Molecule: transfer RNA
Organism: Ignavibacteriaceae bacterium
RNA sequence: UGCCUCAUGGUGUAAUUGGCAACACGUCAGAUUCUGGCUCUGAAGAGUCUAGGUUCGAGCCCUAGUGAGGCAACCA
Numbered sequence: 001u002g003c004c005u006c007a008u009g010g011u012g013u014a015a016u017u018g019g020c021a022a023c024a025c026g027u028c029a030g031a032u033u034c035u036g037g038c039u040c041u042g043a044a045g046a047g048u049c050u051a052g053g054u055u056c057g058a059g060c061c062c063u064a065g066u067g068a069g070g071c072a073a074c075c076a
Stems, first nucleotide, its partner, number of pairs: 001072007010025004019056001027043005049065005
């Protein structure tokens, strides 16, 4: 310098051909227990890295940027 991949709750991962974001762990509350843990029930928590574009409709498609990782080339 060029190319490729990735970016989604606190963490790790999902989301059929574009159709109003799910699961596990964790957190909180309750039940159970002498207490705690385990177990069970319920709840909260992201509008999807940023800015545009396409579309009736974008996590998904397009452009640019940011960040992370990888490959190649160049110099030595």